[in-house]
RNA sequence: CCUAUAUGUCGGCCAAAACCCAAAUGGGUACGGAGGAACCACUAAUCAGGGGUUAAUUCUACAAAGUAGAAAGGAUGAGACUGUCUUUCGCCAUCCUACCCGUCAGCUAACUUCGUCGGCUAAAGCGAAGGAGGUC
Numbered sequence: 001c002c003u004a005u006a007u008g009u010c011g012g013c014c015a016a017a018a019c020c021c022a023a024a025u026g027g028g029u030a031c032g033g034a035g036g037a038a039c040c041a042c043u044a045a046u047c048a049g050g051g052g053u054u055a056a057u058u059c060u061a062c063a064a065a066g067u068a069g070a071a072a073g074g075a076u077g078a079g080a081c082u083g084u085c086u087u088u089c090g091c092c093a094u095c096c097u098a099c100c101c102g103u104c105a106g107c108u109a110a111c112u113u114c115g116u117c118g119g120c121u122a123a124a125g126c127g128a129a130g131g132a133g134g135u136c
Base pairs, nucleotide, nucleotide: 011121012120013119014118018029019028020027021026030116031115032114033113034112035111040106049104050101051100052099053098057071058070059069060068061067062066073096074095075094076093077092084132085131086130087129088128089127090126091125
C1' cells in the first nucleotide's frame, strides 16, 4: 500500500413504527391501518370462495418443485477534502416481499378499533433547471 473477514463508533438508510409524562400497569401527542350511515356504486354476486396490510403484482420459459428473465410499482446513490441549505427533472448503477382475517366486510359522517415492530450500513455516480441564505 492492497485484499478479505469480524467487532465497535460518528453519521446515514428502509419502514407508520417517533417524542413526552409516569414507581408500575399505563396515559398523552404525532404518524399509520381497519370496521362503520345517507347519497352514489354493484344487480348477477355468493367453492373457481371472498377480503385486508405492504411499493412488492402480473406474464414468459423450463414436466414440476424451483430457478431465470421481462414488464409494472418502489427504494438508495449522505457527510468528513471541493462553493452553504434545499426542491424538481433526466441518465446511469444497485436492490426489492412477507404475512393476516376465516365464509365475512363497496364507498362511508358520527362512532368503534388496532399498530409504533423489525432490519440494514464503511457502499455511495453524472448532468440540467429553480428557490432560499450569506459575502463582496

Predicted 3D model of a 136-nucleotide RNA (c-di-AMP riboswitch aptamer (ydaO/yuaA leader)) from Neobacillus niacini NBRC 15566.
Of the family's consensus pairs, 96% are formed in the model.
Its Rfam family is "c-di-AMP riboswitch aptamer (ydaO/yuaA leader)". Rfam's curators write: This family represents a conserved RNA structure found upstream of the ydaO and yuaA genes in Bacillus subtilis and related genes in other bacteria. Its family is annotated with regulation of gene expression and cyclic-di-AMP binding in the Gene Ontology.